This is a predicted structure of a 1571-nucleotide RNA (small-subunit ribosomal RNA) from a metagenome.
Its mean pLDDT, the model's own confidence on a scale to 100, is 82.
RNA sequence: AGGGUUUGAUCCUGGCUCAGAGUGAACGCUGGCGGCGUGGAUUAGGCAUGCAAGUCGAGCGAUUUUUUGCAACGAACUACUUGAAAUUUUGGAAGUUCAUUUCGGUGAAUGGAAAAGAUGGAUAGUAGCUAGUUUCUUAAAAUAGCGGCAGAAGGGUGAGGAAUACGUGGAUGACCUACCCUAAGAUGAGGGAUAGCUUCGAGAAAUCGGAGGUAAUACCUCGUAUACCUUUUACCUUGCGGGGUAUUAGGAAAAGAUGGCUUAAUUCUUCGGAAUGCUAUUGUCUUAGGCGGGGUUCGCGUCUUAUCAGCUAGUUGGUAGGGUAAUGGCCUACCAAGGCUAUGACGAGUAACUGGCAUUAGUGUGUGGUCAGUCACACCGGAACUGAGAUACUGUUCGGACUUCUACGGAAGGCUGCAGUCGAGAAUCUUUCCCAAUGCCCGAAAGGGUGAGGAUGCGACGCCGCGUAGGGGAUGAAGGUCUUCGGAUUGUAAACCCUUUUUGUAAGAGAGGAAAUACUGAUGAUUAAUACUUAUCAGGGCUGACAUUAUCUUACGAAUAAGCCACGGCUAACUCCGUGCCAGCAGCCGCGGUAAUACGGAGGUGGCAAGCGUUACUCGGAAUUACUGGGUGUAAAGGGUCCGCAGGCGGCUAAAUAAGUAAGGGGUGAAAUCCUUCCGCUCAACGGAAGAACUGCCUCUUAUACUGUUUAGCUAGAGGGCGAUAGAGGAAAGCGGAACUGCUAGUGUAAGGGUGAAAUCUGUGGAUAUUAGCAGGAACGUCAGUGACGAAGGUGGCUUUCUGGAUCGCUCCUGACGCUCAGGGACGAAAGCUAGGGGAGCAAACAGGAUUAGAUACCCUGGUAGUCCUAGCUGUAAACGAUGGGCACUAGGUGUUUGGACUUUUAGUUUGAGCGCCGAAGUUAACGCGAUAAGUGCCCCACCUGGGGACUACGGCCGCAAGGCUAAAACUCAAAGGAAUUGACGGGGGCCCGCACAAGCGGUGGAACACGUGGUUUAAUUCGAUGCUACGCGAGGAACCUUACCAGGGUUUGACAUGCUAGAAGUAUUCCGGUAGAAACACUGGAAGACCGUAUCCAAUCGGCGUCUAGUACAGGUGCUGCAUGGUUGUCGUCAGCUCGUGCCGUGAGGUGUCGCCUUAAGUGGUUCAACGAGCGCAACCCUCGCCUCUUGUUGCUACUUUCAACUUUGUUGAAACGCACUCUAGAGGGACUGCCCACGUUAAGUGGGAGGAAGGUGGGGAUGACGUCAAAUCAGCAUGGCCCUUAUGUCCUGGGCUAUACACGUGUUACAAUGGCGUAUACAACGGGAUGCAAGACCGCAAGGUGGAGCUAAUCCAUAAAAGUACGCCUCAGUUCGGAUUGAAGGCUGCAACUCGCCUUCAUGAAGCUGGAAUCGCUAGUAAUGGCGUAUCAGCAACGACGCCGUGAAUACGUUCCCGGGCCUUGUACACACCGCCCGUCAAGCGCCGAAAGUGGGGAGCACCCGAAGCCUCGACAUAAGUCGAGAUCACGGUGAGAUUCAUGAUUGGUGCUAAGUCGUAACAAGGUA
Repeated sequence: AGGGUUUGAUCCUGGCUCAGAGUGAACGCUGGCGGCGUGGAUUAGGCAUGCAAGUCGAGCGAUUUUUUGCAACGAACUACUUGAAAUUUUGGAAGUUCAUUUCGGUGAAUGGAAAAGAUGGAUAGUAGCUAGUUUCUUAAAAUAGCGGCAGAAGGGUGAGGAAUACGUGGAUGACCUACCCUAAGAUGAGGGAUAGCUUCGAGAAAUCGGAGGUAAUACCUCGUAUACCUUUUACCUUGCGGGGUAUUAGGAAAAGAUGGCUUAAUUCUUCGGAAUGCUAUUGUCUUAGGCGGGGUUCGCGUCUUAUCAGCUAGUUGGUAGGGUAAUGGCCUACCAAGGCUAUGACGAGUAACUGGCAUUAGUGUGUGGUCAGUCACACCGGAACUGAGAUACUGUUCGGACUUCUACGGAAGGCUGCAGUCGAGAAUCUUUCCCAAUGCCCGAAAGGGUGAGGAUGCGACGCCGCGUAGGGGAUGAAGGUCUUCGGAUUGUAAACCCUUUUUGUAAGAGAGGAAAUACUGAUGAUUAAUACUUAUCAGGGCUGACAUUAUCUUACGAAUAAGCCACGGCUAACUCCGUGCCAGCAGCCGCGGUAAUACGGAGGUGGCAAGCGUUACUCGGAAUUACUGGGUGUAAAGGGUCCGCAGGCGGCUAAAUAAGUAAGGGGUGAAAUCCUUCCGCUCAACGGAAGAACUGCCUCUUAUACUGUUUAGCUAGAGGGCGAUAGAGGAAAGCGGAACUGCUAGUGUAAGGGUGAAAUCUGUGGAUAUUAGCAGGAACGUCAGUGACGAAGGUGGCUUUCUGGAUCGCUCCUGACGCUCAGGGACGAAAGCUAGGGGAGCAAACAGGAUUAGAUACCCUGGUAGUCCUAGCUGUAAACGAUGGGCACUAGGUGUUUGGACUUUUAGUUUGAGCGCCGAAGUUAACGCGAUAAGUGCCCCACCUGGGGACUACGGCCGCAAGGCUAAAACUCAAAGGAAUUGACGGGGGCCCGCACAAGCGGUGGAACACGUGGUUUAAUUCGAUGCUACGCGAGGAACCUUACCAGGGUUUGACAUGCUAGAAGUAUUCCGGUAGAAACACUGGAAGACCGUAUCCAAUCGGCGUCUAGUACAGGUGCUGCAUGGUUGUCGUCAGCUCGUGCCGUGAGGUGUCGCCUUAAGUGGUUCAACGAGCGCAACCCUCGCCUCUUGUUGCUACUUUCAACUUUGUUGAAACGCACUCUAGAGGGACUGCCCACGUUAAGUGGGAGGAAGGUGGGGAUGACGUCAAAUCAGCAUGGCCCUUAUGUCCUGGGCUAUACACGUGUUACAAUGGCGUAUACAACGGGAUGCAAGACCGCAAGGUGGAGCUAAUCCAUAAAAGUACGCCUCAGUUCGGAUUGAAGGCUGCAACUCGCCUUCAUGAAGCUGGAAUCGCUAGUAAUGGCGUAUCAGCAACGACGCCGUGAAUACGUUCCCGGGCCUUGUACACACCGCCCGUCAAGCGCCGAAAGUGGGGAGCACCCGAAGCCUCGACAUAAGUCGAGAUCACGGUGAGAUUCAUGAUUGGUGCUAAGUCGUAACAAGGUA
């Protein structure tokens, strides 16, 4: 700093887009470490839980705990007594069972009572002592309540708010200020309550009530106060409600606490002490001042919208009062009727503001997160209380919504504090640690509190730094990728060797953030004091959340660490594969339809890097809103024109002033940020210090040129006066002639009229024509002129009246009175509207006739509104010079209208005012403009900012309506556009050429046949060629083959080539047979049978070559793409064009040259010319034909001469020799050049005519084809990239097909006949061909042909007869003696083979056809026409084709108007794929968007009315007071109503845009076919 994109190319205009920087970001892929920052942008949505504002006991009384001391009580314990339970020893009763019994008992067993002893030590009593308890007291701790201070800070958020905000600078003489500092003074005397507490009660709870009693730095009263407040008076001072002095009257204060001392005095005492007191500190009260903070107020600045233009009733001001700290309609009463507004009021929308931040060269633009200042808010809305301060984030109260608890009676709550949670969202963190530091609150202090703050965690969210190793290492490894197959690249990259250890892991060491208060001591101050307190100094101790800190050392070991995006251009970086307008990409242009550097993958490369991309947004680029720094003739843009208020701008001289302006000084412009310098973290980010800056505002002083203001003048601007002039300037009235139409009358007769041609129409009922008269309306011929006038629209017969403006001359008057002009006003063509007239002609609509595929048009015949007049409305036009007005300046030339002056007066010079043309400088993108500027300047107004949507919608204003003015958005495109250039094109123009037309001759189109093509058919009818430029074309030979097609049958290293490996001898191979088969092929018999070496001989053995077999690489493909190609070809066109170098012109594309004039077949030549030269084409050079000369002389020719033979014998014929004269052959030369003459022409080029000449103006013909066009043709001639097939799309074989056949077209042949046909006779060629060949004579056959074979490798021989012609004869106009198709029969030839499907011959048959519609082709001289001959291909032939040859041999061309094609010049163009172009509108389809719409649903705001909580205020009642109750006023929420506004939605409807191939036409671009 620019780049891409409109075009075939160019310049310009103009939009879109990219590269840069940035972010509180998000998303995708990836992710090693550290430092510093940063992190709820959305729902000011809802919130569980914890914490975020307390502190003071040195204000107070209680309470609790600990503690000192005195006293009292006093467990446990100790001492002495008492001696329970329990255990144990002895003891053995009653009872029960069994046995026995004389039924009385007895015995045994069991049982374990009473009693006694021992152990034991419960319990109780007395004394001592301690713990402990209690009263008082000492010391300390805690704290519910009263009280004080702080909860108005700190922290959060940005909802509201466009001004009661913010920023900046002033004012406050209109004010307040707790704590703090300074100064002065004071702190006296009393009193009554109340919470806590106790008790009773209500309630689920929250909480509340009654009674009792208590303290204060709580509350109240009294006293005092020279200072303070209010008040009276007087004086001084001040710009202002200020200050000062004196004075009158009135008013208002306080609180104590703690430490020390009892030194003096007093009182009390529980005798310990306490109080008064003194002293120190601190608090309290009054006043003054200060610091810092705040209130109020003023100037300036502060978004969008006029599709918001009028707003306002406490509204604006005054007086009085109230209220406030204070001014003020802040509030009330009364009075007045004001106030604001285009310099934007009022309304609507949006928004916290700033320092700053991002970007920028700067001006600016955007933004306001973190940090800092201010404001606002605290669930939503209202209100006050307390207080120095609040209308109070974690206070009160009322209403509302929501949430929670509830015993249903009632209560509670507010994270926009820190964490955290849900929700919504693309999206934003730990329910962590600590008060260690920095601050803040409380406190005398210790200290307490502090989600402020300090730390930590999470997130690549950002910035900065570090690392993921370093050195060596070529076999340039392997692998990958590409490949022209050679190699290249990945790439020193890896491996491998050596080294290092930032980071990492482990262990150890280890700064700084900490200093101070307190405490101790010293010295001062204070004091009675060494105490207390305090100041300074010194000493010395404690205190770390972070923290496993930073940092350092050691060990280990390359160990733990690279991705993302891009690679068509812009824009650094390229190849392969896949895909095939598919999938997809894309910021713009644009990629993708079979070779994609643009899609997807891979390799490689480029870029950045712990990140990289994408998305979103901002600034930049964008001079694309232009102040710096743009424009308006044609690109977007001058208002239709003038007048003119506001506004802006304004002539000369002088004075004053000092507002603008300039200079200097002062104040302010917070800090941070930015910048500079220095410094600190290893660097950096980051941080610290200093400076600069903050471009602003205020103020003081100075200057006075310019601008402004005021004053006084001037006359050059402007205007007036006087005298002249020109004019379709305007309005009104009157008059005029020509034409037209109608009517009346006359003459007169059959048409008239109209058109490209017609018809509708008029006319025998007398038109048109013509004569005379009358009537009517409109317009004014000639003059008439880029002439005149007017502001524009516009104005045209003549006369009169009224009237506006302009110009010239005089230089008499005024004295800047001027210019422009938003809004406003007036005028304003045509059409249109309203009302009334008028109406001849013309003529929308309409009707008819034509045209046409249609014709709602163009043309014709009619015809109504309208056109005209009067009075109104409308207010628009390509209202154009597409050019706003004014003033000044800047070469000329020429014409014209109209004035003046002068002169040498049919004219000239000069000076004004107009109207035109050309042109200089200059300007412009160019075209152009150029004193009538689009040049150079100044002033004012209007307008523009991509195209479409849209001169539209909605709203407003105007209008009777039609409609006009003003004027968007959604959506959509990457262009739209201007000027010029080169082409191409035109139913544009000019010039010229061509068998292009015309003039001629002969054809085609009609018939039959042949050939080709289309179509159809088919198993196949192989493929290609398709306007001219395909169609007797590829094919110059389809029966098989060819052959590519079809059916069937085979085959798979192959029919063919090369390499490698292995193998093979009676083998390979060749020949003759056989079998099956359609053949290929398969099987098989016989015969012959291979090279070199080993090796002297043989050869089967071994080796090699060759061949074959097997295998493997590969072959093969007439498969696709001619739109991937080479080569070749066609066509425009044998048309005259196509270009280059240098120069010149142009900003450039480009132009010039190459144009003009003359000329030519020709860009051929001449001449002129900013061109001069040159190239490819033209011409010539080449071949051939025509004339001559020379040379050559066999196979050609043979005249002359000679010889011989035969015969029809002054000779003819034949043969031979000599010869090269002639013809010819085929080589070399000559010849023709406008050279000569005349005329024309420019003295030229040249043209016309003539002479000579075989030939004359290019002598005839051929070869030769410029730059290019048609993506023209050909992949099937060949070659070839890519793709495809590989037991088949290759290859072999048999048969079929290419030969089909309703039909259509093209090219030909033969004819239709007498200029002919047939027969007989007869004459004259040329080019070519011939050894697997041409074949003579002879013979056979009617013939095709056969037999046969002389001659010929060919100027020798052969095919070979040329035919038309000529002569004679026949036919006599007919479907024929024309014509020969078709068909039958019989033959011939070629060939392996003539069925599909050959040719020929003979005989027979004898079709259509009697000259051909529309249309169309060839040909200008040895041409057309006509006649035959030859050749290639080829066994043969479908050849009537193609290519050549010779014979006979015309007619016509006035001419360039027209058709076709072409060349040059010019013109228009919206075309450039270039007219087979471009392109418009309706309709139909899909999608998007917007408007209207019966309505419907919300939102916000205001108005009116109703209701009216709490609270302040006012009033009243009770009451000493506090207070209670009541009323009023104001008023939040709520309700009702009528409107306005905005958003959403709505059946239906209107419009618009977009969308490869829809429908209908063809409106525009060329004269676009009607400009």
RNAcentral holds the sequence, with entries from SILVA.